[in-house]
Molecule: transfer RNA
Organism: Myxococcota bacterium
Formats: sequence, structure tokens, C1' cells
RNA sequence: AGUCCGGUAGCUCAAUUAGGCAGAGCGGCUGACUCUUAAUCAGUAGGUUGUGGGUUCGAUUCCCACCCGGACUA
Repeated sequence: AGUCCGGUAGCUCAAUUAGGCAGAGCGGCUGACUCUUAAUCAGUAGGUUGUGGGUUCGAUUCCCACCCGGACUA
């Protein structure tokens, strides 16, 4: 330098198939239970979907450029 894969909640990851309300588990907070803690149960908060542009009524999803991480080739 080139090719490919990935970037989504504090963490690990779905959702992209066919564009149409952004989700799960763990973690956090509150409550119940318990002598207390843990466990369990119930509830609840938390997101510029890496950045910037384009297409569209509508973009995590499609297109372009760039940034970051990884693998491979040279």
C1' cells in the first nucleotide's frame, strides 16, 4: 500500500435476510423477601447505532469518504 471482517446501553452481543416503534443477557438503581448479606422475585433508568455526507416520506440497515481494531497479501 491492497483485500476482507468488525465498531449498536457500563460489559458481551442480537436486530441488517425484505429500509418501517432500537432489543436480550449480565451489570446499575428501587422495592419485596431475609436478623443482615447473598440468592430469588417484581419494577425501573440507561443509546447522537464509530464520524461526516448522500438517497428516501422514513436509514443500525442502501451508497460515498474518513477514523479505530483485527486477519491476510505484498